Transfer RNA from Bifidobacterium breve, 73 nucleotides, folded computationally. The sequence was found in a public genome assembly. It matches the Rfam family "tRNA". It is annotated as a transfer RNA. Rfam's curators write: Transfer RNA (tRNA) molecules are approximately 80 nucleotides in length. Its mean pLDDT, the model's own confidence on a scale to 100, is 84.
RNA sequence: GGGGCAUUAGCUCAGUUGGGAGAGCGCCUGGAUCGCACCCAGGAGGUCAGCGGUUCGAAUCCGCUAUGCUCCA
Repeated sequence: GGGGCAUUAGCUCAGUUGGGAGAGCGCCUGGAUCGCACCCAGGAGGUCAGCGGUUCGAAUCCGCUAUGCUCCA
C1' cells in the first nucleotide's frame, strides 16, 4: 500500500422482507430471609461507530471516514 471481517445497552452478543430496537449478565427498587447469597416481581439504561447517499421509510442497501482483528505484498 491492497483485500476481508467486526463496530447494536455498562459487559458479552442476537437482530433476513427495509417498517416493533432486543436477550443474558450487571445496575436500581420492592418482596422473601434474623441477615447475606440464591430466588420472585418490577424498573432504569440506546446518536444501532461517524458523515453522506438511495428510499414513503435505513441498525439493515450503497459510498467515504474512524477504530480493532486478520490475510497478501